[in-house]
Formats: sequence, structure tokens, C1' cells
RNA sequence: UCUUAUCAAGAGUGGUGGAGAGAAUAGGCUCUAUGAAACCCAGCAACCUACAUUUGUGUGGUGCUAAAUCCUACGGGCAACCGAAAGAUAAGG
Repeated sequence: UCUUAUCAAGAGUGGUGGAGAGAAUAGGCUCUAUGAAACCCAGCAACCUACAUUUGUGUGGUGCUAAAUCCUACGGGCAACCGAAAGAUAAGG
């Protein structure tokens, strides 16, 4: 970089840390000293895997643990909403 699938469910009153965070640009909105990011632990989930087997367990590899992928941006629609793009994750090329 390409393909396919999924993205409204679920998961912390923990420890360290000490000021930012919610992908990027813009605009909103929000979280945060009642403690942000990051790391550790714990947990969730079940894409691949292992085992048992047709639906489970949760062995290993990832992933994830505020808000729909926080919302809008492009197209359709009066609107609700739908689709696309971009992004995230997994598996494969």
C1' cells in the first nucleotide's frame, strides 16, 4: 500500500505518574488537580490461534477499557436518517 470483516454492546472508586487529553486540519462539544498523557496491574471482547466441539472454554498473538470512530465537514434528504471519504482493529495478499 491492496482486499475482506467489524466499529450504538462490553470492561477500574487499583498502583506509579503529575498536565494535559478526546487520530490529523477546521469548527463545535466534552473529559481533566475529586488527577490528563504514559507505564504497571486488573478487566472486557472473541479477529486469528489452541483445546474441546457446533457451540463453548479463554491457551497463545493482537486489540480494547468517557461520550456512536464524541459530533460536523463530501453526496442524498425538509428533517430524522442513509451512504461515501478518512480513520481504528483483525485476518490475508
RNAcentral holds the sequence, with entries from MGnify. This is a predicted structure of a 93-nucleotide RNA (SAM riboswitch aptamer (S box leader)) from a mouse gut metagenome. The coordinates come from a structure-prediction model, not an experiment, and the mean pLDDT is 85.